[in-house]
Context: one part of a larger RNA
Parts: sequence; structure tokens; C1' cells
RNA sequence: GUCAGUGACUUAAUUUGUAUAGCAAGCUUAAGCCGAUUAGGUGGAGGCGCAGCGAAAGCGAGUCUUUAUAGGGCGUUUAGUUUUAUGAAUUAGACCCGAAAACGAAUGAGCUUACCAUGAGCAGGUUGAAAGUAGGGUAACACCUACCGGAGGACCGAACCAGUUGACGUUGAAAAGUCUUUGGAUGACUUGUGGUAAGGGGUGAAAGGCCAACCAAAUUCGUAGAUAGCUGGUUUUCCGCGAAAACUAUUUAGGUAGUGCGUUGAAUAAACAUACUUUUGGAGGUAGAGCACUAAACGGGCUAGGGGGGAGAAAUCCCUACCAAACCUGAUAAAACUCCGAAUGCCAAACGUAAUUCCUCAACAGACAGACUGUGGGCGCUAAGGUCCGUCGGCCAAAAGGGAAACAGCCCAGACCCACAUCUAAGGUCCCUAAAUUUACACUAAGUGCGCUUAAGGAGGUAAGGUUUCAUGGACAGUGAGGAGGUUGGCUUAGAAGCAGCCAUCCUUUAAAGAUAGCGUAACAGCUCACUCAUUAAGAGAUCUUGCGCCGCAGAUAAUCGGGGCUAAGUGUAGUACCGAGGAUUGGGAUUUGUACAAACUCCGGUUUGUGCAAGUGGUAGGAGAGCAUCCUUAUCGGCGUUGAAGCCGCAACGCGAGUUGUAGUGGAGCGAUAAGGAGAGAGAAUGUUGGC
Repeated sequence: GUCAGUGACUUAAUUUGUAUAGCAAGCUUAAGCCGAUUAGGUGGAGGCGCAGCGAAAGCGAGUCUUUAUAGGGCGUUUAGUUUUAUGAAUUAGACCCGAAAACGAAUGAGCUUACCAUGAGCAGGUUGAAAGUAGGGUAACACCUACCGGAGGACCGAACCAGUUGACGUUGAAAAGUCUUUGGAUGACUUGUGGUAAGGGGUGAAAGGCCAACCAAAUUCGUAGAUAGCUGGUUUUCCGCGAAAACUAUUUAGGUAGUGCGUUGAAUAAACAUACUUUUGGAGGUAGAGCACUAAACGGGCUAGGGGGGAGAAAUCCCUACCAAACCUGAUAAAACUCCGAAUGCCAAACGUAAUUCCUCAACAGACAGACUGUGGGCGCUAAGGUCCGUCGGCCAAAAGGGAAACAGCCCAGACCCACAUCUAAGGUCCCUAAAUUUACACUAAGUGCGCUUAAGGAGGUAAGGUUUCAUGGACAGUGAGGAGGUUGGCUUAGAAGCAGCCAUCCUUUAAAGAUAGCGUAACAGCUCACUCAUUAAGAGAUCUUGCGCCGCAGAUAAUCGGGGCUAAGUGUAGUACCGAGGAUUGGGAUUUGUACAAACUCCGGUUUGUGCAAGUGGUAGGAGAGCAUCCUUAUCGGCGUUGAAGCCGCAACGCGAGUUGUAGUGGAGCGAUAAGGAGAGAGAAUGUUGGC
């Protein structure tokens, strides 16, 4: 991993609903006893109900409060009770599996830690302390030399003990090793045997280390099915309805309770309740707008006050491109401004339309992590697939189908089943790929574009439109020629001659020519320009707006428009046709609810069946309804079975389905149908569990 088996809402008591059956102002027994022992009989103790109110005495259809006979609270209109089944709650392990832990009693120091007792071990080599002896030396010591001596948590290095580095090993040879290298190696050394210390305790040259292969409290058993607001799992079918991810509260925030939202039943009930369309009447202060208030804020005018300057001995006066209240004027502007003021929404009424629609009660829930998108906003960077709100919408959640290449939340559209029938939606119609190589008119030359998607800025790209200037009295561009004189203007300067800089910027000759627009020189010179003439001959220049393009534009697969590819198969405007979904329609079938008719049955309340009609039939959590199958029990069929039961296996038929029936084969002795009853009653998942492979 797989196959087979096994594996989870139970049982008891009490309470409260629903269904069912009995009796009914009553209903009912419990223990016990009898008994032919799941029956039945007996048993009335007790329980619930028939009256309440008050703390109580107590009174009583009333009572309590009270001074009250007022007012008010709770009552008074009668249906209950017992059984069985079932939903739920409570108490118990309470649907199943799962802790880490806690406590108690025992067992451990054959591992390891420390200690006690008694034993054992340490090749070889090196160094050479004290003491001693002899000699020298001293007044005597001291001291010196030599010999001798053999000290040391001394040195080197085996055994032994340790475990420094690296590699290997990592389902190992090994649940800690091997190889290499390394530390200690007469010591606080190593080691044998025996003994002592025990779990909140020991031992510890102290690392929370060690106490028998994981010790911040050992191991074993027990309390014990500890507890788990947490995770996982929870087994057959069909059918009707169908949520929430919110508010409030919470030692509360991933839990729970009440409310809102779901389901089922009952009751009211056919409308003065509910929803929607239309109309009418209302309340309001948002969007917008505005400046009349409040706060902000720019320019100008006018002018208090202040600053600065001046005059004066002072008082005081004058000036001011300074600051500036109020006022005037022009122009702004606000979530916590409003002289104003919508749309939606809300309240109410009327007509119409529509459903057991709304409301109420009872039982049972689930849910209280929401996501994206559109819209109005807060926070943030008008960042985020960000975050938080809305008496806002949608979709997903719980929704499949078509489109968007692929793509929960976008666009279209809500799947009862069948069909090789028709029409459409969004979106498409060259090929992949169903349908136009469609019609008309334009634009684009960039493969722009053909899904989404970049700016500021730049440019004789190109198309369309507007305004304006010049132009046969010759424009614009080109070509030929001129572009001068006073003068080298004055100043400055070493120089400054049109052209470093400052000032001025005139006059003359002219067709025209700046005291010079640019290059250039040390300064001149030189080359252009403005301006003018000639030549040529028809449009030329400036500016604004719009459409589509260009540059700006750098990324990791040829790596992309989904691809091929396309000059339309791109873009814009207008049109026609077609394709296109589980949508709509058509034909057939199933089923639910309502309704009409008919038949059968009836406990007269209805029930069942059939045939029409109408409206439905996506669905998670969840509520409700109806069934299938397994094992056992009772009764009936005076059932089936060696002329072949169950089981296994193949085929066929029936049923919406769970499943059922028939039969070939196998098998060889038990098994069923109907009506009821009772459960160890359905497996694919739980890192489930047992076994096989």
C1' cells in the first nucleotide's frame, strides 16, 4: 500500500413536547403476594388533576397590598390522567478514539552519582629537591665544592583511563561505533568484589547532570472510560423546505446564551394583517450648491491701531512699495458652516395584483471565522488579493451549464429525467473551432492592433476641422548680386576697430544695409545673418482643436494576441444574416402541492386509487416525510426443501432508489413469505484496529 474482518448517538431515571390507545372530573397503581412465570390476577400506600391568593396566621371565586369598600398584582371561563413509540433536555463515561498532567501504593543504585570496607594495576626512558658524608671555610654559625641520595597532583611514552580534530557510518557491524589524530598516564589516578543513600526524595569538583537505552520530578499498577470550550472520525435509499457568518452580553473574542435568519406543527384567517406596481399626502437636512451665521482664506480700496523714518524744547504734526481690526469691492472654501436643497429610502392612505404571504404560539435547530465584486465612506500613500463600517445591491459560500485561453466571488443564465427537434442570452462567425473571408463609409503602416496594461515629456508621421498673415503690383524655398559712408561712435583698456564690459544707439548715401543676430582675431582681418535688387513662377507661413499612429519602452523558454497567422482576420460608425447554454419552446416520462371529477373503503372525521387542470421539483449546516436491507422473537401460511435449503457465481426481468424476483452452474441441509415485536442493525476514510499478501 492493498484485501478481508472489526469499528462510533447507547442504556437507566426524571422532565417536557408530538403521535397513539384506554378511561374521564377523574386517571393511575408502586413494592409485595398468588400464578401454569415475558401472560394474568391481587395490591389504593402513593402520585397527578378537580381553586386560588398571601411570607404567614388565614380567607376563599376570590385573595394580597392598604385607613380604604380607591387603585393595582396574581387568580376565577374548567380536561385531565395512564401506557407505548418518538423528538429534545437534565443527571450519569453519555456518539467514538486521543493528551500533557494530578494523586495513592509499591519496585528499582547489576546502568550511573557519591560514599564505606577490602583487594588489584601502572613497560621503558628522563630530570635530579631535601637530608647525609667528605673536604674547604668561620671565633662559632653561615657559606662553598665534590660525592652520595632519590623528592615531585615533575617530564617523554606503552598497558590502562579519557574522548581533541577530521572522515566514514546515519533502514549503521553498533539505539553513540570504526579509522585517523589527540589529553592524562604515582595520582583530586584507574579498577575488581561486597555494602550504604529512593522519587518532591537521593546523589551531584553544578551540566538541571545522573538515579537501568528520551528525568524541570524514575518505573509499575491503581483512582480511570481523569478532563479536553481542541483536532480527527461517525456506516442504507428516495422525497418537500432550506439558513447564518449579524446585534447584545460574556475572565469573552476559534466557546456559549438571548434576539434576528431555517424547519415542522397548531391557531387566527379569506382581510382594516403582509409583499409589490401606480397615484396622493407627509417628516427629514445627505449629494449638490451657497457664503446669510461660525471658523478658515487671496488681491485691491478705504482707514482705526501698531512698527519704521522725519520735524519740534515739548505738546504735537508730517511721510511710509511695513503689519493690519472694522467697512467696501473682486475672487475662494468646510466631516464636526448652512440663506438653500434633491434622487433613492422611510411613514401613511387609495385602487389593483399575489401567494398559508404577514403576525402569534409550541417543538427542533443550525449559525454568531465569511470571501470577492459594484457603490457611499473611515484608516492607509484616493498603496495592497490591505483593513474597518453601511436598516446598500449582486454572486460565491450552499450553484452545476455557456462566455472570459486556463480562472469560487466578473458577464449570461438558476440543472426533476430523456431527445441526432426549434429559438435565443452573454459572447462570437479566416483555420485550430459551431457560425460572414458579410454590406456601406472612413482611419491606421506602427504587426500599432487583433484579451487587460505605463506617464511626464518630445517630433515637418498622417487624416479632418477652425483662426490668421503674405502672395501674378510675384509670396515661400532656391540661385546671382549687394549688405555701404561719418566711424576704429564715446568710455574703459596693454589692445576693445559691429561682436570682453559700460553708456548712447544718431546722421548720411541709398534699391537696401543693425553704431550689428551668429562664427572668428591678441587686436584688426575674414565668413555669414537681418535688409534690398534681379531671376524663377503659384501657392506659402504661423497658430489652435480632434482621430489614429511614432519615440520615451530594459529580463530572464522561440514564450507569445490562447496558437497558427492577419494589412484586415486591426480601429471607428451604421446595418443585415448566422452560430451559440442544462435558459425558452416542442414531444415523451417521473414526482410534490393545490384543485375538479369518478370509484372503493370508512371508526363518517376522512383515507386510498384513477383521470384532468394549475403551479412547482439546484442545494451545505439543519428541520420534516416515506422507505430498503441485516440478525433475533411471536403468530399465521396444516409455507418451501436430497425431484436439492442457505451460501457462492453468471444471465435476465422489475423498482426513481436502497434493493427485489426468476433462472443456468456450484453447493449439500436447512430456509422463507405475511402481520407484528426487539436490536451488538448498514463503512471508504478516524497517522483507526486485527489478520493475510
A computed fold for a 693-nucleotide part of an RNA from a marine metagenome, annotated as large-subunit ribosomal RNA, domain II.